[in-house]
RNA sequence: CCUCGAAAGGGCAAACCCGUCGUAAGGCGGGGACGCAAAGCCAUGGGUCCGGCACGCCGGAUCGCCAGGCUGCCGAAA
Numbered sequence: 001c002c003u004c005g006a007a008a009g010g011g012c013a014a015a016c017c018c019g020u021c022g023u024a025a026g027g028c029g030g031g032g033a034c035g036c037a038a039a040g041c042c043a044u045g046g047g048u049c050c051g052g053c054a055c056g057c058c059g060g061a062u063c064g065c066c067a068g069g070c071u072g073c074c075g076a077a078a
Stems, first nucleotide, its partner, number of pairs: 003078001004075002011036002016031006034064001040070003044067003047062006
């Protein structure tokens, strides 16, 4: 240094509730913690979901579904 994931400090925050934006999927803010070592970032490929459709597709959402790319804290054991 890489693989890897013990400890410690710190970080994020599912469901659900409230507010708000959106036709919707869902986003954002507050509360709240099921979990997370990339649960940080990117819709690039696939998946899933929503809206439209002339059924060919078109537009959108999700990276806390998987893969890929970029970046990154700590350092026990192996």
Notes
A computed fold for a 78-nucleotide RNA from an uncultured Planctomycetota bacterium, annotated as c-di-GMP-I-GGC riboswitch aptamer. The prediction has a mean pLDDT of 89.